[in-house]
RNA sequence: CAACUCUGGAGAUACUCAUUGAAUUGAGAGCCGAAGGUGCAAGGGCGCAAGCCCUAAUCUCUCAGGCAAAAGGACAGGGUCGGA
Numbered sequence: 001c002a003a004c005u006c007u008g009g010a011g012a013u014a015c016u017c018a019u020u021g022a023a024u025u026g027a028g029a030g031c032c033g034a035a036g037g038u039g040c041a042a043g044g045g046c047g048c049a050a051g052c053c054c055u056a057a058u059c060u061c062u063c064a065g066g067c068a069a070a071a072g073g074a075c076a077g078g079g080u081c082g083g084a
Base pairs, nucleotide, nucleotide: 001082003080004079005078006077007076008075013029015028016027017026018025030067031066032065036063037061039059043054044053045052046051
């Protein structure tokens, strides 16, 4: 460092209408950022210049996803195995 595994792990309507055996499905309104994805500061490169290219996050957007529980979940710690 990679894979697998264990533990912890936040935010936001169990909203409205219709529908269904059932948060099942459809429509509408509101909201959240921590799967994934978009954007860029410093720095670097190219160019006479305008500008263009590379490049970060828990920031940003809210496309995707999510808003009882369950599941998922960035990230953190432990373990196993392998590599350098």
Molecule: Glycine riboswitch aptamer
Organism: uncultured Succiniclasticum sp.